[in-house]
Small-subunit ribosomal RNA from an uncultured Nitrospirota bacterium, 1504 nucleotides, folded computationally. Rfam family: Bacterial small subunit ribosomal RNA. Gene Ontology terms of the family: ribosome and structural constituent of ribosome. The RNAcentral record of the sequence draws on ENA and SILVA.
RNA sequence: AGAGUUUGAUCAUGGCUCAGAUUGAACGCUGGCGGCAUGCCUAACACAUGCAAGUCGAACGGUAACAGGCGAGAGCUUGCUCUUGUGCUGACGAGUGGCGGACGGGUGAGUAAUGCAUAGGAAUCUGCCCAGUAGCGGGGGACAACUUAGGGAAACUUAAGCUAAUACCGCAUACGCCCUACGGGGGAAAGCAGGGGAUCUUCGGACCUUGCACUAUUGGAUGAGCCUAUGUCUGAUUAGCUUGUUGGUAGGGUAAUGGCCUACCAAGGCAACGAUCAGUAGCUGGUCUGAGAGGACGACCAGCCACACUGGGACUGAGACACGGCCCAGACUCCUACGGGAGGCAGCAGUGGGGAAUAUUGGACAAUGGGGGCAACCCUGAUCCAGCAAUGCCGCGUGUGUGAAGAAGGCCUGCGGGUUGUAAAGCACUUUCAGUAGGGACGAAACCCCUGGGGGCUAAUAUCCUCCAGGCUUGACUUAACCUACAGAAGAAGCACCGGCUAACUCCGUGCCAGCAGCCGCGGUAAUACGGAGGGUGCGAGCGUUAAUCGGAAUUACUGGGCGUAAAGGGAGCGUAGGCGGUUUGGUAAGCCCCUCGGGAAAUCUUCGGGCUCAACCCGGAAAGGUCGGGGGGGACUGCCAGGCUAGAGGAUGGGAGAGGAGCGCGGAAUUCCCGGUGUAGCGGUGAAAUGCGUAGAGAUCGGGAGGAAGGCCGGUGGCGAAGGCGGCGCUCUGGAACAUAUCUGACGCUGAGGCUCGAAAGCGUGGGGAGCAAACAGGAUUAGAUACCCUGGUAGUCCACGCCCUAAACGAUGGACACUAAGUGUCGGCGGGUUACCGCCGGUGCCGCAGCUAACGCAGUAAGUGUCCCGCCUGGGGAGUACGGCCGCAAGGUUGAAACUCAAAGGAAUUGACGGGGGCCCGCACAAGCGGUGGAGCAUGUGGUUCAAUUCGACGCAACGCGAAGAACCUUACCCAGGCUGGACAAGCAGGUAGUAAAAACCUGAAAGGGCAAUGAGGUAGCAAUACCAUCCUGCUCAGGUGCUGCAUGGCUGUCGUCAGCUCGUGCCGUGAGGUGUUGGGUUAAGUCCCGCAACGAGCGCAACCCCUGUCUUUAGUUGCCACCGGGUCAUGCCGAGCACUCUAAAGAGACUGCCCAGGAUAACGGGGAGGAAGGUGGGGAUGACGUCAAGUCAGCAUGGCCUUUAUGCCUGGGGCUACACACGUGCUACAAUGGCCGGUACAAAGGGAAGCGAACUCGCGAGAGCAAGCAAAUCCCAAAAAGCGCGGCCCAGUUCGGAUUGCAGGCUGCAACUCGCCUGCAUGAAGCCGGAAUCGCUAGUAAUCGUGGGUCAGCAUACCACGGUGAAUGUGUUCCUGAGCCUUGUACACACCGCCCGUCAAGCCACGAAAGUGGGGUGCGCCCGAAGUCGCUGCAGCAACUAGCAAUAGAGCAAAGCGCCGAAGGUGAACUCCGCGAUUGGGACUAAGUCGUAACAAGGUA
Repeated sequence: AGAGUUUGAUCAUGGCUCAGAUUGAACGCUGGCGGCAUGCCUAACACAUGCAAGUCGAACGGUAACAGGCGAGAGCUUGCUCUUGUGCUGACGAGUGGCGGACGGGUGAGUAAUGCAUAGGAAUCUGCCCAGUAGCGGGGGACAACUUAGGGAAACUUAAGCUAAUACCGCAUACGCCCUACGGGGGAAAGCAGGGGAUCUUCGGACCUUGCACUAUUGGAUGAGCCUAUGUCUGAUUAGCUUGUUGGUAGGGUAAUGGCCUACCAAGGCAACGAUCAGUAGCUGGUCUGAGAGGACGACCAGCCACACUGGGACUGAGACACGGCCCAGACUCCUACGGGAGGCAGCAGUGGGGAAUAUUGGACAAUGGGGGCAACCCUGAUCCAGCAAUGCCGCGUGUGUGAAGAAGGCCUGCGGGUUGUAAAGCACUUUCAGUAGGGACGAAACCCCUGGGGGCUAAUAUCCUCCAGGCUUGACUUAACCUACAGAAGAAGCACCGGCUAACUCCGUGCCAGCAGCCGCGGUAAUACGGAGGGUGCGAGCGUUAAUCGGAAUUACUGGGCGUAAAGGGAGCGUAGGCGGUUUGGUAAGCCCCUCGGGAAAUCUUCGGGCUCAACCCGGAAAGGUCGGGGGGGACUGCCAGGCUAGAGGAUGGGAGAGGAGCGCGGAAUUCCCGGUGUAGCGGUGAAAUGCGUAGAGAUCGGGAGGAAGGCCGGUGGCGAAGGCGGCGCUCUGGAACAUAUCUGACGCUGAGGCUCGAAAGCGUGGGGAGCAAACAGGAUUAGAUACCCUGGUAGUCCACGCCCUAAACGAUGGACACUAAGUGUCGGCGGGUUACCGCCGGUGCCGCAGCUAACGCAGUAAGUGUCCCGCCUGGGGAGUACGGCCGCAAGGUUGAAACUCAAAGGAAUUGACGGGGGCCCGCACAAGCGGUGGAGCAUGUGGUUCAAUUCGACGCAACGCGAAGAACCUUACCCAGGCUGGACAAGCAGGUAGUAAAAACCUGAAAGGGCAAUGAGGUAGCAAUACCAUCCUGCUCAGGUGCUGCAUGGCUGUCGUCAGCUCGUGCCGUGAGGUGUUGGGUUAAGUCCCGCAACGAGCGCAACCCCUGUCUUUAGUUGCCACCGGGUCAUGCCGAGCACUCUAAAGAGACUGCCCAGGAUAACGGGGAGGAAGGUGGGGAUGACGUCAAGUCAGCAUGGCCUUUAUGCCUGGGGCUACACACGUGCUACAAUGGCCGGUACAAAGGGAAGCGAACUCGCGAGAGCAAGCAAAUCCCAAAAAGCGCGGCCCAGUUCGGAUUGCAGGCUGCAACUCGCCUGCAUGAAGCCGGAAUCGCUAGUAAUCGUGGGUCAGCAUACCACGGUGAAUGUGUUCCUGAGCCUUGUACACACCGCCCGUCAAGCCACGAAAGUGGGGUGCGCCCGAAGUCGCUGCAGCAACUAGCAAUAGAGCAAAGCGCCGAAGGUGAACUCCGCGAUUGGGACUAAGUCGUAACAAGGUA
């Protein structure tokens, strides 16, 4: 620091996801040790049990328990035991009293401010503590305990009586204190313990002194209360809130200010800088993350707050409205004798429950701290320790070295090997940790106390206080730490991952199954993605997963984003608050800057040191804490105050422009309607029609009239307006802008949340108006349908007045203002100059274009450039501009405006293709023009279908279908039935064997194959031989075999686009990039053929040419070919001699290149015409098939990976089938006839084939053919007759002398065999068919058509296929259309590429949400009722010790029960508001491989 993911690819936008760090975690697998931390995040749910706050006898009366002493008594071993008395002593239950239970500990429910944080403030209190001052005199009366008597189950309680105090109450005194009207008035106390010389004594003590305690008061310290400022979450779908409310006066109340409370008076106070309401939440130091700014959090530790079962209340007290106190109400639990009582773990443990989840009913007060005490000491679940838990952080270990035969085993393999792997074993070492044994009570420890000494108080050498030295005691942890010894590698490694991101790859299994998955995505038979294994990678006592936070995310943008088209400028203006604001002078000092002071707790973080062996951890110091407050200074900038200025802004004057607005009036053209005239059969409408109108007179035409609406030409990227918008002419009223002048004002400005106004069309209300047009509607067409497009009609509406609505692609998809930043060229308005050509200034409105900007497109002085200011708006797509709520509206609806759920994208610009019922150019038998066919018939053949035991398999639009198959009777043959064989019908290798063995005639069986029996019976080389080797065969093994599957695992080959003219590369250049350029353009060509131009220059594969055949000529050669001349011969024939001229043969050459001429064209390429020539513009034909496309075809031609099969899916054999037949299609043959058929006669080819062959002649047969047989391995012989043609004859338009199917009979040939199932012949039979619907095919010249010939295959079988020649046309010189192709361009939402994409209803499943009669619950405020406890107020009988009066009774003061009153919790009730749940039914929405209907959108998407 980034990466993956939208696309065919690209850039940018944008979301989703990942890599990091972290955690009070949980879960899965695994688990050796130690240190330090941490451990109910959920039910502030309920709690059994134990403990968590007591202490003081030096305050008191005392003595229940224990111990001791003393006295008495008893037992009795004279020293013990027991009993009893005695508070005498140590002590001490209960009680009185004091202090403490307001701390410590827990929790975070509530609380959005009565809180917290930071900084201040004044009207306060403060026990214990410190310091100062002054005191501590003298009295009195009670009440507990206790005793007695009673009530009660208990808790507890009543009455009477006794008693002490540091309990209580007066009195005295009053430095200081409090009140005051300044005269005065008021108010305290307590003792206890230790010690002690003199004096006194009732022998208790007084007295003195010390310590503690006490009283008053001052000050301090500490703690607490109160007030102020600033900061402190979300929601405006919460906009108004408030009556003690805001202030005042008086009083009350408090420790104290204050509406804190009460009465009266005033009518205020708060709020868009967010009051009120709702939701959520303890706040902070800090913690986590981050570069930072920020964001999230507030466990542990620390500060503050709040709470203590829920609600209310006060009492006591220095302090509480009190966690382990009290009273009341409520819920719950427990006890009960039913009358009544008791309780509060959010203290420590622990239990149940909840939950994914969080520990022991431990030890100790040794330390630290707290309470009480003079102290000893007691108490302390605070605390310190231990236990449990890998929950986290840190450290250590599970060994080290050596060791190649690279062992075995595993895995892979191309079978050679590779890898695991120096890893192991082996050898040599070490012993941390754990274990055992021993040492070690080191350190953590000092108080207290004792002794000695110094000092202080004091009358005092007592006591007491303080300092120093020495001594003594105390350890929960602790079976510690640490050290030593012993033994032995001994006891100690896992987890996740390995397709990309992201480090790490192979095999097997599985077969869209099982499964994986953070995102993209894997899995449908070769899965590095599933599961296992081997191997590898990462981390390591842990590793993964899940959850959560920050980061990455500049993805809320302060730092640090955007808004023309990606999400995003408000429809426009005016203007309030607010924000911002020209120039100058002076002042001020709020902002701002500097200095200083105070604060910013500690811990944490950072840093410097130090301590545990290191680290984590701990200790000490520093720095920082970015801020707040006080003081001083500065005066630039901003603000504020005062005064100027004129450049901003505004005003004045002047002459012009304009569809700017409103009202009133006027005119013409046209449509329609009405009236009248003329006039007759149609009009109208469309792609074509029809509906409609018209003989009752339309349409047409002429005249007259009515009425409404709209404004032709001018008219223009012209004008005006803020926008919407504004168009005949005139008048009236009225707004704005520009220009010119430089006369006035003097910053008066810009923007603008709310607010107000305007706001196209449609729509709404009321009333008019209504010609034309025209939703709805009707009819006619179109169509599969046509609720549309087209046509004929037609109502709202469109128009006017008034009132609403308030939206729009209200668009420049571009908010407003100001300033600055190259040029060029139009146009509108005004002005200036002028030589009347024109030039210039200001304002508006266009085009083009530089810099710059932009993702690109593009923008570019009218910015989307560079800046300043203000406003509005955006934050993935869908859900959705929807729901709910509010506001507005008569309604329609508008405005504001979510969520659940769901997707891994949606979207922008540009690129390359493909496509278009887009465009341009161009080509092809593509159409057209022609000729002949197919589609109809019969037959042949192939295919589908059907059938069958089997009808083997493949090929399926063109590009399957006379195709593989250049030839299925058996064979072929792969299929079916049946019978057989099993190392095999066939191959290679190894081992063993191989002479009566292998083989095997004949015979038996059998359909054959096969089986059985078995005469007979085998080789080569070397060697003398034994023997060895080879061959042969047998057995065993490794294996053979498969037309079984996969052409979507493949090779090879092929088809097709297409013989179409295209397809690319290098370098350069352009572009962020995909990519472009070149290859586009102007011409031209059959051609990317060539020329020219050009940021391109070149090149490659294709085109063409080179090759073959053919057309002319030449040369060479002359048999088997040829025969002109010469000769010979024959009935005849190159038959023979001779010859090689010609033809021909087959080899080499020549020839044609737009070379020449003319005109055209750019003078080019090239095209047109002409000459010459056998041939002319590629002469004709063939071979030749670019990059690629179709997962095209073929595993059955061959080859081949993988899978499957192995007495069968292999092999052999017989028979059958591939030849079936209601049908359908393709390709053909033969026809339908007279341009013909038939009879006989007659002429002319080419190219081929021939030895298991072609087979002449001759003979026989009507014939197919047969017999015999010459010749020929072929320019020699044979097949072989060419046919159409030509000449002659008859047929005469007829289902025929056309046509030949079908069938019968008789034959021939091939072959082992023609039944299923061959071909041919003869005779007989003589079907359909009289030229073929829709549709469709071939062909442009030696072509079509027509005629025959040959060949391959083949025993035989040809209408097929391949080839050959004979005869031999017609038409077109065009490109509108159909089809296919090429190039350029355009649009695109397509890229599996139009056989594309894609929309909506309906049907099915599932999910979340809205509405809904209602129903259940929570919350809030208000009114009323009731009103506990309790404070306060009033009253206060009976009652009552202290004080006053009094001898007393008694009275007073005071206390106080009870009563009344205000307030008042809970409760009840009423009308509301609000939130949540459920809800028959209903509504739309999202999602879900292959449902239904249509075709809306994307191309002009077929109606943009």